[in-house]
Transfer RNA from an Elusimicrobiota bacterium, 73 nucleotides, folded computationally. The sequence is in RNAcentral, with records from ENA. Rfam family: tRNA. Model confidence (mean pLDDT): 84 of 100. The source organism's lineage runs through Bacteria, Pseudomonadati and Elusimicrobiota.
Formats: sequence, structure tokens, C1' cells
RNA sequence: GGGGCUGUAGUUCAAUUGGGAGAACGCUCCCCUCGCACGGGAGAGGUUGUGGGUUCAAGUCCCAUCAGCUCCA
Repeated sequence: GGGGCUGUAGUUCAAUUGGGAGAACGCUCCCCUCGCACGGGAGAGGUUGUGGGUUCAAGUCCCAUCAGCUCCA
């Protein structure tokens, strides 16, 4: 220098070949308990790496770019 994969909540990861952004753990509150843990219930938390484009509509498609991993040279 060139190719490929990955990037989504604090963490680990989903989102079915464009149409309601979700789960588990963690966090906060409530119930339970003498108290804690466990268990049950409710809730907060996201500019989907960044910037553009296409579309009525983009996590998903296109372009550029950044970071990590990897292959070739």
C1' cells in the first nucleotide's frame, strides 16, 4: 500500500435479505425479610464509530473516513 471481518444501552450481544431499537447481566425504586442475599414487580439508560448520499422510510443499501482484528505484499 491492497483485500476481508467487526463497531448498536455501563458490559456481552440480538434486530428474521428497508418499516414499532431489543434481551441478558449491571444500575435505581417498590414488595418480600428483624436486616442482607435470593425471589417478584416497576423504571431510567442509545445522535446504531464518524460524515455524506439514496428512499415516503436506513442499524440494514451506496460513498468517504476513523478504530480494532486478520490475510496478502